[in-house]
RNA sequence: UCUGCCGAGGAGCGUUGCAACGGGGCCCGACGGCCCCGCCAGGCUCGGCGGGGGGCGCUUUGUUCAAACGGCGCUCACUCUGA
Numbered sequence: 001u002c003u004g005c006c007g008a009g010g011a012g013c014g015u016u017g018c019a020a021c022g023g024g025g026c027c028c029g030a031c032g033g034c035c036c037c038g039c040c041a042g043g044c045u046c047g048g049c050g051g052g053g054g055g056c057g058c059u060u061u062g063u064u065c066a067a068a069c070g071g072c073g074c075u076c077a078c079u080c081u082g083a
Base pairs, nucleotide, nucleotide: 001052002051003050004049005048006047007046008045009044010076011075012074013073014072015071018043021038022037023036024035025034026033027032042069
């Protein structure tokens, strides 16, 4: 750094539907493109484990410890303040 899984970032209901994904169709020599339908608001960040790639390079131990963000409407929880 890429990727799979897991966890955390307090929750619930409703809603729109970009990307991704699934289905169908058309176009193209191919890559790929377009349309329709479905699904769809943790897809983001941080951390853990596994795997791949790259880089760095003395080793070991200890301490510290979260954060920022997440369409719209409503509701709850939590915190602060006021009445």